[in-house]
Context: one part of a larger RNA
Molecule: small-subunit ribosomal RNA, 5' domain
Organism: uncultured cyanobacterium
RNA sequence: GAGCAAACGCUGGCGGCGUGCCUAAUACAUGCAAGUCGAACGAGGAAAUCCCUUCGGGGAGAGUAUGAGUGGCGCACGGGUGAGUAACACGUAGGUUACCUACCUCAAGGAGGGGGAUAACACUGGGAAACCGGUGCUAAUACCCCAUAUGUCCUUCGGGAUGAAAGCUCUGGCGCCUUGAGACGGGCCUGCGGCUGAUUAGCUAGUUGGUGAGGUAAAUGCUUACCAAGGCGACGAUCAGUAGCUGGUUUGAGAGGAUGAUCAGCCACAAUGGAACUGAGACACGGUCCAUACUCCUACGGGAGGCAGCAGUAGGGAAUUUUGCGCAAUGGGCGAAAGCCUGACGCAGCAACACCGCGUGUGGGAUGAAGCUUUUCGGAGUGUAAACCACUGUCAGUGGGGACGAAACAAUGACGGUACCCACAAAGGAAGCACCGGCUAACUCCGUGCCAGCAGCCGCGGUAAUACGGAGGGUGCAAGCGUUGUCC
Numbered sequence: 001g002a003g004c005a006a007a008c009g010c011u012g013g014c015g016g017c018g019u020g021c022c023u024a025a026u027a028c029a030u031g032c033a034a035g036u037c038g039a040a041c042g043a044g045g046a047a048a049u050c051c052c053u054u055c056g057g058g059g060a061g062a063g064u065a066u067g068a069g070u071g072g073c074g075c076a077c078g079g080g081u082g083a084g085u086a087a088c089a090c091g092u093a094g095g096u097u098a099c100c101u102a103c104c105u106c107a108a109g110g111a112g113g114g115g116g117a118u119a120a121c122a123c124u125g126g127g128a129a130a131c132c133g134g135u136g137c138u139a140a141u142a143c144c145c146c147a148u149a150u151g152u153c154c155u156u157c158g159g160g161a162u163g164a165a166a167g168c169u170c171u172g173g174c175g176c177c178u179u180g181a182g183a184c185g186g187g188c189c190u191g192c193g194g195c196u197g198a199u200u201a202g203c204u205a206g207u208u209g210g211u212g213a214g215g216u217a218a219a220u221g222c223u224u225a226c227c228a229a230g231g232c233g234a235c236g237a238u239c240a241g242u243a244g245c246u247g248g249u250u251u252g253a254g255a256g257g258a259u260g261a262u263c264a265g266c267c268a269c270a271a272u273g274g275a276a277c278u279g280a281g282a283c284a285c286g287g288u289c290c291a292u293a294c295u296c297c298u299a300c301g302g303g304a305g306g307c308a309g310c311a312g313u314a315g316g317g318a319a320u321u322u323u324g325c326g327c328a329a330u331g332g333g334c335g336a337a338a339g340c341c342u343g344a345c346g347c348a349g350c351a352a353c354a355c356c357g358c359g360u361g362u363g364g365g366a367u368g369a370a371g372c373u374u375u376u377c378g379g380a381g382u383g384u385a386a387a388c389c390a391c392u393g394u395c396a397g398u399g400g401g402g403a404c405g406a407a408a409c410a411a412u413g414a415c416g417g418u419a420c421c422c423a424c425a426a427a428g429g430a431a432g433c434a435c436c437g438g439c440u441a442a443c444u445c446c447g448u449g450c451c452a453g454c455a456g457c458c459g460c461g462g463u464a465a466u467a468c469g470g471a472g473g474g475u476g477c478a479a480g481c482g483u484u485g486u487c488c
Base pairs, nucleotide, nucleotide: 001488003486004485006484007483008482009481010480013358014357015356016355018353019351020350021316026314027313028312030311031310032309035073036072037071040070041069044066049060050059051058052057080269081268082267090193091192092191093190094189095188096187099186100185104182105181106180107179108178109177110176112146113145114144115143121136122135123134124133125132126131151162152161153160154159167174168173195241196240197239202232203231204230207229208228209227210226211225212224213223214222244266245265246264247263248259249258250257251256271292272291273290274289275288294305295304296303297302322348324347325346326345330344331342332341333340334339361391362390363389364388371382372381373380374379395429397424398423399422400421401420405415432477433476434475435474436473437458438457439456443472444471445470446469447468453460454459
C1' cells in the first nucleotide's frame, strides 16, 4: 500500500447493488417449510340459487363441491450445516467385456381366462391418552393363480426350466405388460495431484495371495472355511495433530504466499450411537425400529419429541436481521385439465456491513464588519469566509400522472401507486472524524511541571513542552473517519 462475512469509538443526508451467527454440530416455545390425483376404487355426501307446493314438503342444482379410507406418483428433489473425514473424500485423466437407471424419447410385440381377501363402513370391547383388538359386509389401476412368450438361465444344441399385463374416459385420448436402444442420473475401479510433526521407525492375522462356498445391480477378503506366508515402510509406512475438497477469492510485476463467506460442482451429516424396511433410487433432515442423554404429558399403567428448513427465543459471544408479503415471474411435485402445494424462489423490512453514485448549494461580494486567536500593541490570522445582492433546484418534501417485468386471444403483478415523468415551494432539511516532534502533509498561545499523561518506532513530560490537556489556526480523508484483529 491492498484486502475483510469484521468488531469497537465518534459521527451520520439520499439512492443503487450485494452481504449479514466466523462463537455453542448448544437447547428450543409458536407458526409455516410436501403434497397431490374423484379421469384408479368402494362408501358417505352438502349448500347458495331456481322451480313447484296442499306450506308438511318435493324437484333441479348434483351424486356436483367435499372430510376420512384403499390405491398411484412424489416424499432419495429442492432447502440447511461443516461435526466427522488426510480418504479414491476431492481435483484431473481414464477404465467398467464387472454394473444399475422410476419418470422421458424411439422401436418391436402383447394386454386371454379366473380367484380369494381387506380398509373404509356397521356393531362391539379395552385404554386417561397415544392407540389397540373382536365380529360382520364391500371395491379397485390393491393382491394371487392359470394360459401365452421376443427375454433370462441351463444345455448332450435335440431340448428343458423360469417368467407378464389394468383399466379409466368428456370418445379426443390417458394409461398397463415384456423386450431392445437412447437420454438423464448414478455405483465401482485405476494413474497422477494438493497439510504438519521423526522429540512418532517400524506397522499388519482378514493382514497379503490362492481355492471352494456365500453375497451384491456389479469386479473385489465384501464375507466365510481351508491352504500358503505374505503385504506396507526413510520416495516417510504406522501413530499423533489439524482440516470438508474444488472452481475460485485475495495479495503480488511475476514466481509464490494466504484463504475456501456469498455463487457454482462434489462429498459428508441430520439430538448421540446402531440397524434394517419400503422403493428405480435411502440404510432416508420434517419415515420406521432399538439403545442412550435430555425435554414434555400422564388417571403412574404408559405415552410424545428432535429448527445443521424459514422466521423467531434463550444461551455463548467483540459480533450477525422480520415470528413480513406473494405464488405475479422462474423452477419443482401431483393432476388429462382446471388447479392445489411450494419459508425453493420472487419481493419487501432491519443494519454505513461492503462497493458504487449523488447531495449538503452556485456566482458576485471589503485594504477586509463583529466575535475569537495572537501581538513587538503598529498589526497579523480566521477571511470572500459571513452579512448583503443575484441565481439554480440534484436529493429530501407536497400535488398530479404512472409502467416494463405477462409468456398466451382474453384474464392474471406480491413488488407497488414502486421506478419513472410533470408541476410547485424553498438555500430552505443534510459534515464529520483523525492528525499537526521526526518517519509524515500540517504551529502558535495557555495550563501542567518526570505529575497528569502520550506513544506504531525513535522517544516526549523534572517551569518558556510545535510530542501531555485545552484553545485558535492548519493538514488529510469525507458520509464517513479513526482504532483493534487478521492475510498478502